[in-house]
RNA sequence: GAUAUAGACCGUCUUAUCGCUCUCCCGAUUUAUCGGGAGUGAGGAAAGUCCGGGCACCACAGGGAAGCAUAGCGGCUAACGGCCGUCAUCCGUCAACUGACGGAGAGGACAAGUGCAACAGAAAGUAUGUACAGGUAAUGCUGUAGUGAAAUCAGGUAAACUCUAUGCGGUGAAAUGCCACGUAUACUUGCGUUUGAGGGUUCCCGUCCAAUGCAGGAGGGUAGGCAGAUAGACUUCGGUAGUAAUACCGCGGCCAGAUAAAUGAUAAGAUCAUCCUCAAAAGAGGAGUAGACAGAACCCGGCUUACAGGUCUAUAUCUUUU
Numbered sequence: 001g002a003u004a005u006a007g008a009c010c011g012u013c014u015u016a017u018c019g020c021u022c023u024c025c026c027g028a029u030u031u032a033u034c035g036g037g038a039g040u041g042a043g044g045a046a047a048g049u050c051c052g053g054g055c056a057c058c059a060c061a062g063g064g065a066a067g068c069a070u071a072g073c074g075g076c077u078a079a080c081g082g083c084c085g086u087c088a089u090c091c092g093u094c095a096a097c098u099g100a101c102g103g104a105g106a107g108g109a110c111a112a113g114u115g116c117a118a119c120a121g122a123a124a125g126u127a128u129g130u131a132c133a134g135g136u137a138a139u140g141c142u143g144u145a146g147u148g149a150a151a152u153c154a155g156g157u158a159a160a161c162u163c164u165a166u167g168c169g170g171u172g173a174a175a176u177g178c179c180a181c182g183u184a185u186a187c188u189u190g191c192g193u194u195u196g197a198g199g200g201u202u203c204c205c206g207u208c209c210a211a212u213g214c215a216g217g218a219g220g221g222u223a224g225g226c227a228g229a230u231a232g233a234c235u236u237c238g239g240u241a242g243u244a245a246u247a248c249c250g251c252g253g254c255c256a257g258a259u260a261a262a263u264g265a266u267a268a269g270a271u272c273a274u275c276c277u278c279a280a281a282a283g284a285g286g287a288g289u290a291g292a293c294a295g296a297a298c299c300c301g302g303c304u305u306a307c308a309g310g311u312c313u314a315u316a317u318c319u320u321u322u
Stems, first nucleotide, its partner, number of pairs: 001318010012270007020041001022039007043293001047304002050302005055172004059207002062205004067168005072086005087107001089104006108163002113161002115157002130145005176227004187217005199209002234253002237250005272291001274287005
């Protein structure tokens, strides 16, 4: 210097003009709204909707089933199928003695049971008998060779079915709550009314609740407004403890809130990548249209997937110079 693997980060900034959302202040205005000023305004994945929660609702969240998930040991976390450490196993390189470094993964059980294994081989399971040898009253009874990944109450395989242990009530912001307006306190069928049918957030059972009840048919009205909705299991920096994940302490910070959906357009400049020239290199000068994946919709912690180009760290290999 190049390549490979693993991990972390960046993936634009400044000014001006115009336009848009929200918050605050001032003025006008009966409200609605208008004008001026200040500030803020889409990511590392906002994607997938795969996990776990916060929050809201359902009578109990009781027992069971189904279904799903996890699986060495220990720790972190609100929790997790997540993360960290360590042990074992496997892979790569080095070494040559039980090692070092880096990486990987879904790591309980095959005597509870059922399955699966091409080709080759005589035969792939309590099955089979090719060749040679030994032995027996007799029999593949014993051994060797040969084929194969595996050949004598065989071993392998459980992101094969399954079994064991442990765990899980459900739904989901179109949740849910409040206000206003309006119609038809109407019609009809069946069941039922304390002996509780049916209903009460997967199914079954149980307890409890309940009669203006439940299951249908026909018909009528409504689709408006407000909240939920953004100060957090939040966060920059510093310190302490710890191998680490992480925890605690301290001074600071406030960083979208729309509802058919705003977060933009133009101009100039700078800078990154990149290219060219000079130079042994460091570096200097010039050019330079910002160039991948991609847009919040209740919020948070993870996982998975996509990503032009670049920077840094660690390890390994190769090459070159000294």

This is a predicted structure of a 322-nucleotide RNA (Bacterial RNase P class A) from Roseivirga thermotolerans. Rfam family: Bacterial RNase P class A. Rfam classes the family as a ribozyme. The model forms 95% of the base pairs in the Rfam consensus. The coordinates come from a structure-prediction model, not an experiment, and the mean pLDDT is 75. The organism belongs to Roseivirga, within Bacteria.